Predicted 3D model of a 102-nucleotide RNA (Glycine riboswitch aptamer) from Usitatibacter rugosus. NCBI's taxonomy places the organism under Bacteria, Pseudomonadati, Pseudomonadota, Nitrosomonadales, Usitatibacter. Its Rfam family is "Glycine riboswitch aptamer". Rfam's curators write: This family represents the bacterial glycine riboswitch. The sequence is in RNAcentral, with records from Rfam. Its mean pLDDT, the model's own confidence on a scale to 100, is 80.

[in-house]
């Protein structure tokens, strides 16, 4: 210095499960009317309730290690999520920083 490892920033790839069923609440677009009242679509939310998913995160171990401990892609589903957006373990390039244990 370079590789390895560790980390953050950027791209880019990323799955998996009802656009569920009631009810209220807001507010959009159309229709109706003199004007509402009323209809219709589609959305954010709140509380209910039943179904299912696993790749943020958490928790439990299998297992490592044995002085502290570390710890799954395995499993729980608290949380989180089931049209699409958004999120996403992991993976890959860039470009930094960190170590000198190899």
């Nucleotide at each position: 210095c370079c590789c390895a490892u560790c980390u953050g920033a950027u791209c880019g790839g990323g799955a998996g499960a009802g656009a569920g069923u009631c009810g209220g609440u807001c507010g959009a677009g159309g229709g109706a009317u003199a004007g509402a009242a009323c209809c219709c679509u589609g959305g954010a939310u709140c509380g209910a309730u039943c179904g299912c998913c696993g790749a943020a995160g958490g928790g439990g171990u299998a297992g490592c290690a044995c002085c502290c401990g570390c710890a799954a892609a395995c499993u729980c589903u608290c949380a989180g999520g089931c049209a699409a957006a958004a999120g996403g373990a992991c993976c890959g390039a860039u470009c930094g920083g960190a170590c000198c244990c190899g």